[in-house]
């Protein structure tokens, strides 16, 4: 330098193909249960999707540019 992949909650991921209220597991908080803890049950908090721009009534999703990391080639 060329090509490809990944980026979404504290952590690991799904959702993108087919645009329509952002989800799952673990973790965390409160409550119940327990002598207490764990386990179990109930409730809840927490992200607007790496960044910038565009298209659209509407964008995590489509388009353009760009950053970080990983892989392949030169």
């Nucleotide at each position: 330098c060329g090509g490809g992949g990944u980026u979404u909650a504290g952590c690991g991921c799904a959702g993108c193909u087919u645009g329509g209220u952002a989800g799952c597991g673990c973790g965390c908080a409160u409550c119940g249960u327990u002598c207490g803890g764990g386990a179990c049950g109930a409730u809840g908090a927490g992200g607007g999707c790496g960044c910038a721009g565009g298209u659209u009534c509407a964008a995590a999703u489509c388009c353009u540019g760009u950053a970080a990391c990983c892989c392949c080639g030169a």
The RNA shown here (transfer RNA) has 74 nucleotides and comes from a Clostridia bacterium. Lineage of the source: Bacteria > Bacillati > Bacillota > Clostridia.